[in-house]
């Protein structure tokens, strides 16, 4: 940089001792113990395995059913990552609808930013 996903799911112990939830605003979590580190456990299924289907390409060279690619699974969880408060905690910018005298508020969609994976 590109692509996919982000309203589901899953926590105990030890060390430590004041912060943490990316950033800004809000709102939360935290001395009934934050961050960080360690141990054990768990969730999930991105990569991976297995199975099914598909069109095309390559390979083989006439009888073989291989490799690559795509899609699906109510399939597995040994391995590589990831994750285990709150939707990515909510909002912020744009659009639509509704409400309100107004500041604004609610709902829906999109964008931005971010996270994770694969390349």
């Nucleotide at each position: 940089c590109u692509c996919a996903u982000c309203c589901a799911g899953a926590g105990g112990g030890g060390u430590a001792g004041a912060g943490g939830g990316a950033a800004c605003g809000g709102c939360c979590c935290g001395u009934u113990g934050a961050a960080a580190c360690c141990c054990c456990g768990g969730c999930a299924a991105c990569c991976g395995g297995c199975g099914a289907g598909g069109a095309c390409g390559c390979g083989c060279g006439u009888c073989a059913u291989g490799c690559g690619c795509c899609u699906c699974g109510a399939u597995c969880a040994c391995g590589g990552u990831g994750c285990c408060a709150a939707u990515u905690c909510c909002g912020a910018c744009c659009c639509g609808c509704g409400c309100g005298a107004g500041c604004g508020c609610g709902c829906g969609g999109g964008a931005a930013a971010g996270a994770u994976g694969a390349g």

Annotation
A computed fold for a 119-nucleotide RNA from uncultured Pseudonocardia sp., annotated as SAM riboswitch aptamer (S box leader). The RNAcentral record of the sequence draws on MGnify. The source organism's lineage runs through Bacteria, Actinomycetota, Actinomycetes, Pseudonocardiaceae and Pseudonocardia. Its mean pLDDT, the model's own confidence on a scale to 100, is 81.